[in-house]
RNA sequence: GGACGAACGCUGGCGGCGUGCCUAACACAUGCAAGUCAAGGGGUAGCAAUACCACUGGCGCACGGGUGAGUAACGCGUAGGUUAUCUGCCCUUAACCGGAACAUAACGUCGGGAAACCGGCACUAAUAUUCCAUGAGGACUUCGGUUCAAAGCUUCGGCGGUUAAGGAUGAGCCUGCGUCUGAUUAGCUUGUUGGUGAGGUAAUAGCUCACCAAGGCUGCGAUCAGUAGCUGGUCUGAGAGGACGAUCAGCCACACUGGAACUGAGACACGGUCCAGACUCCUACGGGAGGCAGCAGUGAGGAAUUUUGGUCAAUGGGGGAAACCCUGAACCAGCGACGCCGCGUGCAGGAUGAAGGAGCUUUGCUCUGUAAACUGCUGUCGGAUGGGAAAAAAAGCGGGCUCUGCCCGCUGGGAUUGUACCAUCAAAGGAAGGAUCGGCUAACUACGUGCCAGCAGCCGCGGUAAUACGUAGGAUCCAAGCGUUGUCCGGAUUUACUGGGUGUAAAGGGUGCGUAGGCGGAUUCGUGCGUCAGAAGUUAAAUCUCCCGGCUUAACCGGGAACCUGCUUUUGAUACGGCGAGUCUUGAGUGCGAGAGAGGACGGUAGAAUUCCUGGUGUAGCAGUGAAAUGCGUAGAUAUCAGGAGGAAUACCAGUGGCGAAGGCGGCCGUCUGGCUCGCAACUGACGCUCAGGCACGAAAGCGUGGGGAGCAAACAGGAUUAGAUACCCUGGUAGUCCACGCCCUAAACGAUGUAUGCUUGGUGUUGGGGGGUAACCCUCAGUGCCGUAGGUAACCCGUUAAGCAUACCACCUGGGGAGUACGAUCGCAAGGUUGAAACUCAAAGGAAUUGACGGGGGCCCGCACAAGCGGUGGAUCAUGUGGUUUAAUUCGAUGCAACGCGAAGAACCUUACCAGGGCUUGAAGUGCAGUGGACCGCUGCCGAAAGGUGGCUUUCUUCGGACCGCUGUAGAGGUGCUGCAUGGCUGUCGUCAGCUCGUGCCGUGAGGUGUUGGGUUAAGUCCCGCAACGAGCGCAACCCCUUUCCUUAGUUGCCAGCGGAUAAUGCCGGGAACUCUAAGGAGACUGCCCACGCAAGUGGUGAGGAAGGUGGGGAUGACGUCAAGUCAUCAUGGCCCUUAUGUCCUGGGCUACACACGUGAUACAAUGGACGAUACAACAGGCGAAACCGCGAGGUUUAGGUAAUCCCAAAAAUCGUUCUCAGUUCGGAUUGUAGUCUGCAACUCGACUACAUGAAGCUGGAAUCGCUAGUAAUCGCAGAUCAGCACGCUGCGGUGAAUACGUUCCCGGGCCUUGUACACACCGCCCGUCAAGCCAUGGAAGUUGGGGGCGCCCGAAGUCGCAAGUAAUUGCGCCUAAGGCGAACUCAAUGACUG
Repeated sequence: GGACGAACGCUGGCGGCGUGCCUAACACAUGCAAGUCAAGGGGUAGCAAUACCACUGGCGCACGGGUGAGUAACGCGUAGGUUAUCUGCCCUUAACCGGAACAUAACGUCGGGAAACCGGCACUAAUAUUCCAUGAGGACUUCGGUUCAAAGCUUCGGCGGUUAAGGAUGAGCCUGCGUCUGAUUAGCUUGUUGGUGAGGUAAUAGCUCACCAAGGCUGCGAUCAGUAGCUGGUCUGAGAGGACGAUCAGCCACACUGGAACUGAGACACGGUCCAGACUCCUACGGGAGGCAGCAGUGAGGAAUUUUGGUCAAUGGGGGAAACCCUGAACCAGCGACGCCGCGUGCAGGAUGAAGGAGCUUUGCUCUGUAAACUGCUGUCGGAUGGGAAAAAAAGCGGGCUCUGCCCGCUGGGAUUGUACCAUCAAAGGAAGGAUCGGCUAACUACGUGCCAGCAGCCGCGGUAAUACGUAGGAUCCAAGCGUUGUCCGGAUUUACUGGGUGUAAAGGGUGCGUAGGCGGAUUCGUGCGUCAGAAGUUAAAUCUCCCGGCUUAACCGGGAACCUGCUUUUGAUACGGCGAGUCUUGAGUGCGAGAGAGGACGGUAGAAUUCCUGGUGUAGCAGUGAAAUGCGUAGAUAUCAGGAGGAAUACCAGUGGCGAAGGCGGCCGUCUGGCUCGCAACUGACGCUCAGGCACGAAAGCGUGGGGAGCAAACAGGAUUAGAUACCCUGGUAGUCCACGCCCUAAACGAUGUAUGCUUGGUGUUGGGGGGUAACCCUCAGUGCCGUAGGUAACCCGUUAAGCAUACCACCUGGGGAGUACGAUCGCAAGGUUGAAACUCAAAGGAAUUGACGGGGGCCCGCACAAGCGGUGGAUCAUGUGGUUUAAUUCGAUGCAACGCGAAGAACCUUACCAGGGCUUGAAGUGCAGUGGACCGCUGCCGAAAGGUGGCUUUCUUCGGACCGCUGUAGAGGUGCUGCAUGGCUGUCGUCAGCUCGUGCCGUGAGGUGUUGGGUUAAGUCCCGCAACGAGCGCAACCCCUUUCCUUAGUUGCCAGCGGAUAAUGCCGGGAACUCUAAGGAGACUGCCCACGCAAGUGGUGAGGAAGGUGGGGAUGACGUCAAGUCAUCAUGGCCCUUAUGUCCUGGGCUACACACGUGAUACAAUGGACGAUACAACAGGCGAAACCGCGAGGUUUAGGUAAUCCCAAAAAUCGUUCUCAGUUCGGAUUGUAGUCUGCAACUCGACUACAUGAAGCUGGAAUCGCUAGUAAUCGCAGAUCAGCACGCUGCGGUGAAUACGUUCCCGGGCCUUGUACACACCGCCCGUCAAGCCAUGGAAGUUGGGGGCGCCCGAAGUCGCAAGUAAUUGCGCCUAAGGCGAACUCAAUGACUG
């Protein structure tokens, strides 16, 4: 995608044609579905014509209709056979139809019974029944013969009967071929297979019986089990196929279940009989009745399937001479969108692009949308009215004719149906929904929801901006339907015949030999089986296809053609295959001559080594390990020498060397033996290849019996290791390893590559032969390796030793797990092997390659990364931040490195966002509009904590528009409310690490690679060389700033060498421009020069020069990206939320709390020090405040100077001297008390500082951990920002000024190359097992229950048959046998404590 006998959901106007219990072959109330004939017969009523019903008799009831339970079968299909058969009614032909007799029903009467029904007696007929005759003819025959019929009725037209032959139709039986699954069903069979005879049948036949023989079927699948009616056909598919077998048609089977026969032409009989069983019903309890799988209908079952309708008008059937009767066959109608087909729900115009709705980029625009309104038109369907068919031809009666028939006339006839159809009328009036809109897949937005609710065919959506959920608007696709579910085919070359594979994805058997089977070299002849061609028959009709035609069209229907790919018969062809006969040598084999070899079996033998024993020498250790210990040893080990014992294995040679089918085989010698190779070309003459079953071999381990046992060594013991260590390590040590015999039969039994044969470029080793050549070397056969062409492969790779191109045969595969498990079978002593599922579960599992990331992988390299050093932190007190806790609130954020003296460069109020309380509501601030009032401002009273509330006084400008300020209303303000996981911007981090990419080209199916890798070198992807790459970009470096040297220019506020002046003193003054300095511009450093090494790049040098030397030092500068890193509380901003409050104002409080934990710091613990005194030297800066006086001091008073190189603030350590003398101190300064100072409305919560007093912990700090490589660490002070005030913090500045680096093994981080990977959220990954709880499926299980088909025995109805009795009816007996019972097994299910 197509299909459906469908069902379900939503919806539903009409018609035509079809179609409708797929489930319980479950049970059925009620009605109907098979009768008819009076012209066979008797009877009743009637005067008769005639009418009537039961009975007798005839024909029919074996058709038609239903269903699919059974059946795997000659059941069905197809093609045949029947010389092995039957056939009523019908047709043709021939012949015949004479006579007689015995009964019986109905009816009558009597009786029994509840009923169903039955019995006795008496009467009667026939086309009922019987006998005789005849014998054309039939049957039988010993060919003499024997035997066999009939039915009448009549309106005299005819109808009918009997016999025989033939036909037609129908049926029976037989045969070839075809017809589902399972081998976890491998053997089945005793009437079984055949024969003779008999019986039996319509007929053949073990169909049945007696006897005889021992056969028959089966791997080409018997038997058993499961499932199933078969076919024409239907659906699908390009086809081949696959699935199905409703309706229609052919065949079969069945009729409550089982059995049986009777009648008959036909049955073992759906609406017949008998018996048995189950069930239902009636009953007077004695006994009876029943069979919808006929049509309707009911109940039940189920997701699910119709009316207890009309008519015999047509078609067909039964009966009849016919009229006619019967017919739930049939024809019609009804119900159901169940299917197919057709039609309609209007058409044209119509832009204020109406209203409404929806959306948005929101003064408005867009979509719905020509859609609507409105105007005009039409009238299908439906409605009303009127008309109105065809389907009908027969039959009957009458007549005619060429007379089983035809023609003419008359009568009569429609269930459907007043239907189809036609005409008229009115009116757009009555007639549209369903699904979908993330991709596949046509169609998108808004709102709601917030991993919820839900969706989902697969992938997957949903955790606050969902085109995926729900709703709406819009759109798309179909349309009286649309979706969903189910099933089948397709797509699926995903069972591969057409048309697949097996090195690594699933898949080559462990190996060989070999049977059946499959396949098979060259050539000749024959045959004509396969094969090919022609013809004939058949392949039912319907269906499908094409053409034509009929219903208005179509569906539907009719006619014709084609098709039916098959089978049978027949004629021919003979290439190929088969078969038969013959020949050949190239395949295969034999022979002869050589050759190599760990090929196999058995026997012998040799040396080295280990261990043990004996003896000698000798003394304290040995052994073992990462380190040890157990162990051995003073009873003498180890070591060493000599002698001996015993077992096992064979160093070197030794080799991608050899041999073997594989497993495998290794000292040497001998015996026996298999295979292989080469050479020759003598022989055979296709003898071949492969191989299901089968047979044999088959490492190690293991098993049995008996030996053997040196070493090694499962189990075991001890010692270590470890959290543990049932391990790895060590010391011991038993099976075993070895031999003989017998089992086992598996391995990553691997080349993960079946065997055989042929063909297809080469190069280079090597083993064994042969040939040529003096040699080098060349040719050739058989092996064994490497590299590679074409070609193949998903790639990796393979590549004459194929995984290439072909042929033959075998084995095997079909998603992962469950599982090589369970059950069954089989083999085995056992262990276990072979064969080998399912339930359930997942959406993957897997291969090869790619890029990353990772590795307690490898290589190279770097960094205060380690190491070498110096000083700290961690202990104390305090400061500060954080966590936690507390609280009305302790506002918020930052959280490994990369949060924690962080945002905060400074919380008493403010800040402030938090809390309590008091207020305001267009609001504290801003904008627009409208209305209204007034100037605003200013001064002032009361209440109040303030905010605020409520008053008083004073008072305009104007161009009359307004400006300004209030109030009211409205649009809107406001929010440090949420989301940093919606964002912008900014920032941190890896990391100042050296990387990150692009264009073109090339390589690869592709991901991707190359470039960027390699060899060097560098701080550097820095540079050089090489290279299928060549170039380029962002990074690196350089350019910028500070600093180090010099020069030039310029000298004020800076400087002062020389000259002059002044002072107690000072660049203080004149002056100077040298120096310092200031601040502008230049110079300088580039591996430029030298030596060594190097191809170069570059590196090394105590080189030269130089102030500086190899980026001189420092800063700014931060690639592609990572961390959903940080920030919605700097700011901006989407969405959401609040709007008399989450906004805003105020007072007070809080952010400063305190059991505790952590981070960052300050000060110390002292003598390299403290205290006191004296005294010297900065820089960066700022805007401040000198001097004087007062105060112990913080500071105060008062001002000079300063808008600044001008004035102000200025060092400390260091240095010199005195003192302290190792102590909780003259160390240390916390804490606390008192008194003060300063700032500020205000220092209580909660500031800093000062003085006096007080004098805590602390004596150098556990595990651990941080910084630093030179003007660095350490140490010392100074300044600044913020700031009213508040600095141990931060940012800068200078002073003094070290130690160490062997080196890259290790820790941490990083870079490049390479390797492995089952990781890709990327090792903080992935992932395994136990355990616990709950649940699901399944195996085992003492058993229990139920089903199935056989077997044996017992009993045995009806009934056929046989026997016997009887004139007969019938009775008795016997065989067989349904049902029933008993028994031992088998098999299939269900269930079962417990258990896997």
RNAcentral holds the sequence, with entries from SILVA. Small-subunit ribosomal RNA from a metagenome, 1396 nucleotides, folded computationally. Its mean pLDDT, the model's own confidence on a scale to 100, is 84.